This is a predicted structure of a 589-nucleotide part of an RNA (large-subunit ribosomal RNA, domain I) from Halanaerobium congolense.
The sequence was found in a public genome assembly.
Its Rfam family is "Bacterial large subunit ribosomal RNA".
Its mean pLDDT, the model's own confidence on a scale to 100, is 80.
Context: one part of a larger RNA
RNA sequence: AGCUUAUGGUGGAUGCCUAGGCAUUCAGAGUUGAAGAAGGACGCGACCGGCUGCGAAAAGCCGUGGGGAGCUGCUAAAUAAGCGUAGAUCCGCGGAUAUCCGAAUGGGGCAACCCAUCAGUGUGGAGCACUGGUAUUAUGUGGUGAAAGAAGUAGCCAUGUAAGAACAAGCAGGAGAACUGAAACAUCUUAGUACCCUGAGGAAAAGAAAUCAAAACGAGAUUCCCUUAGUAGCGGCGAGCGAAAGGGGAGAAGUCCAAACACAUUAAGUGUAAGUCUGCAGAUGUUGCUUAAUGUGGGUGUAGGAUAUAACGGCUAAAAGCUGCAGUUUUUAGGUGACUUAAAUUUUUUACCCAGUCGAAUGAGCUGGAAAGCUCAACCGUAGGAGGUAAUAGUCCUGUAGACGAAAGGUAGAAGAAGUCACGGAUAUAUCCAGAGUAUCACGAGACACGAGAAACCUUGUGAGAAUAUGGGAGGACCACCUUCCAAGACUAAAUACUCCUGAAUGACCGAUAGUGAACAAGUACCGUGAGGGAAAGGUGAAAAGAACCCCGGGAGGGGAGUGAAAUAGAAACUGAAACCAUAAGCUU
Repeated sequence: AGCUUAUGGUGGAUGCCUAGGCAUUCAGAGUUGAAGAAGGACGCGACCGGCUGCGAAAAGCCGUGGGGAGCUGCUAAAUAAGCGUAGAUCCGCGGAUAUCCGAAUGGGGCAACCCAUCAGUGUGGAGCACUGGUAUUAUGUGGUGAAAGAAGUAGCCAUGUAAGAACAAGCAGGAGAACUGAAACAUCUUAGUACCCUGAGGAAAAGAAAUCAAAACGAGAUUCCCUUAGUAGCGGCGAGCGAAAGGGGAGAAGUCCAAACACAUUAAGUGUAAGUCUGCAGAUGUUGCUUAAUGUGGGUGUAGGAUAUAACGGCUAAAAGCUGCAGUUUUUAGGUGACUUAAAUUUUUUACCCAGUCGAAUGAGCUGGAAAGCUCAACCGUAGGAGGUAAUAGUCCUGUAGACGAAAGGUAGAAGAAGUCACGGAUAUAUCCAGAGUAUCACGAGACACGAGAAACCUUGUGAGAAUAUGGGAGGACCACCUUCCAAGACUAAAUACUCCUGAAUGACCGAUAGUGAACAAGUACCGUGAGGGAAAGGUGAAAAGAACCCCGGGAGGGGAGUGAAAUAGAAACUGAAACCAUAAGCUU
């Protein structure tokens, strides 16, 4: 020096554990904000660094329910001072307070700061303090109001209302790539994807046929799923892209305007005979007629609607239509019938949510530090899910099955109040009405599974530009016939998508280099001018019983003693592998 064995050190693998994650299912909830949000800054404790909570009323205040003996949050044990059966702490609901910044909104600004102004209060002056107001835009109302040179116009002022910002994913709209694939690449693909912007909601969007069909005795809003079908098609006919009708399901729900016509109001025009519900008689004449605007009624899709006439039909009463008589029309009230579906109010009631309550049944012996283990003998079970308790507990604790519970607040349903509709109609004829720079065409694009193609249908940048129900669109060029529907206005629940969030449950999911980046003071420490990047770090023991006291040492540390089942469980702590280091012995050189 090497090798071997043994004993230690170092180190932190492995095993076991779980306080944290991951995924899924079933339910719930699905917005917040100028009444100042989300998110922060700074404060608030007897002592207080961090977390949590709260806001100068500051780990809290008031009310109202629950609960029942202890309490003054965690790290974090103690001390001090207090509170509590006159019911505290704690849990639910409602309210009060809520500094400064932040859309931030009196002006400014390098966020959490600086500087104003008006009114009021303080015995209150022009100084000081406090309280309240003072942003912009849109819109409603009111006031004021532009010389030459008109309007109640522009503007200005006051006041009411709304907006602004945040938000995980889903949704709608606008704008919109490339890598990639085509084994290169340009049409094509990736893909209307990613990214960006705007907007809305608990969903959004779509939606009650100018739809589909097939030649018929047809279907009947939209959405989603299965199928049709990788079919028909499209395609440098390459790579690839890729329907629909129909069928089966989920869920079902239908409506309102514009117009025709009538009435009312206002304005302008017209002007003496038309009109004033009809007939007769009277009376009236700023009534009437035309046009425009606004409002009310009416009416809404093809067996269309309005008006007029004719035929047939009619719940009751009252009032009105210049006066009287007769008729008639309209309105209102009642009655009868239907609905209450999809906005809002209110009463009663039911269920649920948001604190909680009750809840069966076991003993002995043995081993052990400890019994829940083993042995013997019992019991409950609508409860033998689970967790804890000194090892493995149906019967010890919390619970579980099951049963019960709300003053206040919330959600949903039902019934009533109340509301809406009908009480002339699918009769006939005539007149009127039925969404215009629209349909359509040409050119250029986009979008349709469909790349210009035989290319319809849909959208529209430019130009041209209809018809009016005897009309118009569609049925994949186009024409005829036939069929079908009625554009150029609007609303609409459910079935569908998603999960920042809440509850319950589950797992051939992870178990500390895994699982979230984060089981720990984690988006922390730290890095970067910044956008941004981003860790490491769990385990004494059943219980601190955390080692009194003595000895060595300045201390660190150690030796005794003591605790404990165990201290080679001693706080650098469960287990404690290997590399590496040391000591002892043996062998070899």